[in-house]
The RNA shown here (c-di-AMP riboswitch aptamer (ydaO/yuaA leader)) has 135 nucleotides and comes from an Acidobacteriota bacterium. The organism belongs to Acidobacteriota, within Bacteria. The coordinates come from a structure-prediction model, not an experiment, and the mean pLDDT is 76.
């Protein structure tokens, strides 16, 4: 000097998963857990409308970008990526998982859930509208 690992401390990024409050923890404070609200999200569930069948077979639905061409090494469609959106642009990657349990079309009222989890190089240029920052 490089490279591996583990911590701390700061900055981000996929995502709905963020804020505040009260308990636990017990020197205090954070963190974490648990409970509550607000804020995000997602499901059921009439009336008209759709459906003109549906199921029974080797069903059928949901979250989610994660679907579709029998199959895929080919396609077509979709999603991410450092100031924030949108339109172009070119590049690098993803298209995976889980739940329901024979049953759900939309769907006011109304009911019911989640509110985790995994990362990391600082993505190229254009133009509009913003923000922040200096002068």
């Nucleotide at each position: 000097a490089c490279a591996a690992u583990u911590c701390u401390u700061g900055u981000g990024c996929c995502g709905a998963a963020g804020c505040c409050g009260c308990a636990u923890c017990g020197u205090u404070g954070u963190c974490a857990u648990g409970c509550g609200g607000c804020a995000c999200g997602g499901g059921g569930g009439a009336a008209c409308c759709a459906a003109a069948c549906a199921u029974c077979c080797g069903g059928g639905g949901g979250c989610u970008a994660a679907u579709c061409g029998a199959g895929a090494c080919c396609g077509a469609g979709g999603a991410a990526c450092a100031c924030u959106u949108u339109c172009a642009u070119a590049g690098u990657u993803c298209c995976a998982g889980c739940c329901c349990g024979u049953c759900a079309g939309c769907u006011a009222a109304c009911c019911c859930c989640g509110c985790a989890g995994g990362c990391g190089u600082a993505u190229u240029u254009g133009a509009a509208a913003g923000a922040c920052a200096u002068g």